[in-house]
């Protein structure tokens, strides 16, 4: 130098193919239950979806281009 996948909550991930209100577990907080703790069970905050630009009435999801991580090939 060339192919190829990933980047979404504080983590680890879904949603992308077929555009139409951004989710789920864990953790965090609050209440319940308990003599108390844990475990259970119920609510809640927390992301303008890696920047940036186009096409559309609408972009996490569609094209372009950059970052940055992995893997192959030279």
């Nucleotide at each position: 130098g060339g192919g190829c996948c990933c980047g979404u909550a504080a983590c680890u991930c879904a949603g992308c193919c077929u555009a139409g209100u951004a989710g789920a577990g864990u953790a965090c907080u609050c209440g319940g239950c308990u003599c108390a703790u844990a475990a259970c069970c119920g609510a809640g905050g927390a992301g303008c979806c890696a920047a940036g630009g186009g096409a559309u009435c609408g972009a996490a999801g569609c094209c372009c281009u950059u970052c940055g991580g992995g893997c192959c090939c030279a």

Source information:
This is a predicted structure of a 74-nucleotide RNA (transfer RNA) from Candidatus Nitrosopelagicus sp. The coordinates come from a structure-prediction model, not an experiment, and the mean pLDDT is 82. It matches the Rfam family "tRNA". The family's RNA type in Rfam is transfer RNA. The source organism's lineage runs through Archaea, Thermoproteati, Nitrososphaerota and Candidatus Nitrosopelagicus.